[in-house]
Context: one part of a larger RNA
RNA sequence: UGCAAAUGGCGGAUGCCUAGGCACCAGAAGCCGAAGAAGGUCGUAUGAGGCUGCGAAAAGCCUCGGGGAGCUGCCAACAGAGCUUUGAUCCGAGGAUUACCGAAUGGGGAAACCCGGUGGGAGUCAUGUCCCAUCAUUUCUGUCUGAACACAUAGGGCAGAUAAAGGUAACGUGGGGAAGUGAAACAUCUCAGUACCCACAGGAAGAGAAAACAACCGUGAUUCCGUUAGUAGUGGCGAGCGAAAGCGGAAGAGGCUAAACCGAUUAUGUGCCAAGCCGGUAGGCGUUGCAUGAUCGGGGUCGUGGGACCAAAUAGAUUGAGCUACCGCUUAAUCAACAAGUCAAAAAUUGCUAAAGUAGGUGAAGGACGUGGGAAAGUCCGGCAUAGAAGGUGAGACCCCUGUAGCCGAAACUUCAGCAACUUGUUUUUGGGAUCCCAAGUAAUACCGGACUCGUGUAAUCCGGUAUGAAUCUGGCGGGACCACCCGCUAAGCCUAAAUACUCUCUGGUGACCGAUAGUGAACAAGUACCGUGAGGGAAAGGUGAAAAGAACCCCGCAAGGGGAGUGAAAUAGAUCCUGAAACCGUUUGCAU
Repeated sequence: UGCAAAUGGCGGAUGCCUAGGCACCAGAAGCCGAAGAAGGUCGUAUGAGGCUGCGAAAAGCCUCGGGGAGCUGCCAACAGAGCUUUGAUCCGAGGAUUACCGAAUGGGGAAACCCGGUGGGAGUCAUGUCCCAUCAUUUCUGUCUGAACACAUAGGGCAGAUAAAGGUAACGUGGGGAAGUGAAACAUCUCAGUACCCACAGGAAGAGAAAACAACCGUGAUUCCGUUAGUAGUGGCGAGCGAAAGCGGAAGAGGCUAAACCGAUUAUGUGCCAAGCCGGUAGGCGUUGCAUGAUCGGGGUCGUGGGACCAAAUAGAUUGAGCUACCGCUUAAUCAACAAGUCAAAAAUUGCUAAAGUAGGUGAAGGACGUGGGAAAGUCCGGCAUAGAAGGUGAGACCCCUGUAGCCGAAACUUCAGCAACUUGUUUUUGGGAUCCCAAGUAAUACCGGACUCGUGUAAUCCGGUAUGAAUCUGGCGGGACCACCCGCUAAGCCUAAAUACUCUCUGGUGACCGAUAGUGAACAAGUACCGUGAGGGAAAGGUGAAAAGAACCCCGCAAGGGGAGUGAAAUAGAUCCUGAAACCGUUUGCAU
């Protein structure tokens, strides 16, 4: 030096474990904010630091419930001082406080700081100082003023508003809008109206009650799913892109205006002893009529066209009004009857009952033997079960503990349902066809773009820009150029639940999901340490033991560390602590050289 065996060191694989994750299901919730949010800074306990909680009333204060013996949060002990059956700690509901920054809003500012005004108060001989309240902007409403310029308007002042602003994971609507890529290159095309940016909203949003489809048969708002169908189409007819009707389902709901006409108020113009005053008859009145515009109320809302208008019929009670009397008629209020409703079509609120949620309560049944450090394993003899889900307990526990099945429970707050109060509404039909209305810089056309399966094509349809610019039912639009016939519908106003999308979040549950190089980046002081001027990037790191019983005391050593002793079932479980592979480094013995 090599080989072999044995025995160690180093190292942290493997096995086992789980405190943490991942995916999904069901239910709930779907917003927070000037009444100051989200997120932070700084403080706060008897004792230094981090986390958690809280806010100068500071690991807390008050009230009401629950609960029932210990408690003063965690790392994390120790000492001290306390609280508690006059019910603490703890759990739930409602309230109080809530420094400073932050939309940040009295002004400023290099966030967590600086400096003020006004009113009131404390203090001082007085000033400085301190305390409380208040002071941003915009919008809306009301009101007072008020220019150029007479009225007016602009502007200014004051008051009021639970008005706005800012935040928020995904889902939504709208405004902008790529490129890598594919086309085996690349330009139309594709990727894709995707990513990304911006604005805005809701618990969903958007869409929505046919100027729709269809095809000579019919359907009857919208949305979503399956199919139709990779079809019809489109396409350097390349790559690719790609419907709809219909059918089968989920859900199901329909409403309100504009105009014609009538009335009231108001403004302007014009006019005023003859117009007007509901109808009939009779009598009368006397500062009002007409036109146009605006506002409000009634009326009306449709495609078998509808409505106005005119005529006729029809509808409870009481009271009032319409110049007076009578007869009619019209109209208003109240009541009755009926209907509907606050989550659409108008809008508040209260009570009762029931249920659910936010703390909880009750809850059956086992002993012995022996092995072992320890029994829940084994053996013997029993029991409960609407409970043999699960977890824990010194090894596999239905009967030890927490629980589980079942049953019970709320002072307070919240949600939902029903009822009642309450609120709101209430003619309908027929006939006539002379007159009036039926959404205008709209529809449409030309040119240019965009969206549709549709890339300009035979290119309809829908949306936009520019320029022109209709008609009112004998009107107008569509049915894929266009025309005719036929059929369908009625644009240019608005609202509308459900079926659908999503999950920052709460509760419960599930897993042929992971088990510490996995699973979240993060099982640990993790968005931490650290890196970067910054935007941003971003780790590693789990396991003694059943219980600290965490090794008193002695010896060597400055210590570290070790040897005894002791604890423990075990210390080669000794804190660099379960198991403890390999690489790598030793020691002992044997053999070989």
Source information
The part of an RNA shown here (large-subunit ribosomal RNA, domain I) has 593 nucleotides and comes from an uncultured Microbacteriaceae bacterium. The coordinates come from a structure-prediction model, not an experiment, and the mean pLDDT is 81. It matches the Rfam family "Bacterial large subunit ribosomal RNA". The sequence was found in a public genome assembly.